[in-house]
A computed fold for a 107-nucleotide RNA from uncultured Friedmanniella sp., annotated as SAM riboswitch aptamer (S box leader). Its mean pLDDT, the model's own confidence on a scale to 100, is 82. Its Rfam family is "SAM riboswitch aptamer (S box leader)". Rfam describes the family as follows. The SAM riboswitch is found upstream of a number of genes which code for proteins involved in methionine or cysteine biosynthesis in Gram-positive bacteria. The organism belongs to Friedmanniella, within Bacteria. The model forms 97% of the base pairs in the Rfam consensus.
RNA sequence: UCAUCCAGAGGGGACGAGGGAACGGCCCGUUGACUCCCCGGCAACCGACUGACCGAUCAGAAACGGUGCCAACUCCGGCUUGGCCGAACGUCGACCAGGACAGAUGA
Numbered sequence: 001u002c003a004u005c006c007a008g009a010g011g012g013g014a015c016g017a018g019g020g021a022a023c024g025g026c027c028c029g030u031u032g033a034c035u036c037c038c039c040g041g042c043a044a045c046c047g048a049c050u051g052a053c054c055g056a057u058c059a060g061a062a063a064c065g066g067u068g069c070c071a072a073c074u075c076c077g078g079c080u081u082g083g084c085c086g087a088a089c090g091u092c093g094a095c096c097a098g099g100a101c102a103g104a105u106g107a
Stems, first nucleotide, its partner, number of pairs: 001107005010039005018028003023077003040070003045066003049060004074102001079099005085093003
């Protein structure tokens, strides 16, 4: 910089108090979370493979290799736009939809 982020996928062992990136919420957690290891699985980003004569590129299949992932939509929110409702007129709050920001993963 680009692409994707409403799908999917857990058992065992070790450790022992925090964890879900920060903040606010709301959750998970001594019925052992988080983290690490082993095994298993999900997915299909990249490589490899097949086809389009070759390249570029596109499409496809597969899961061999490199990553990734396996609570909650990236758990939700903030900033902004539109809609709607309630209080009240300075605005505030709830809900719905979109965008942005931030983040994660891959190349």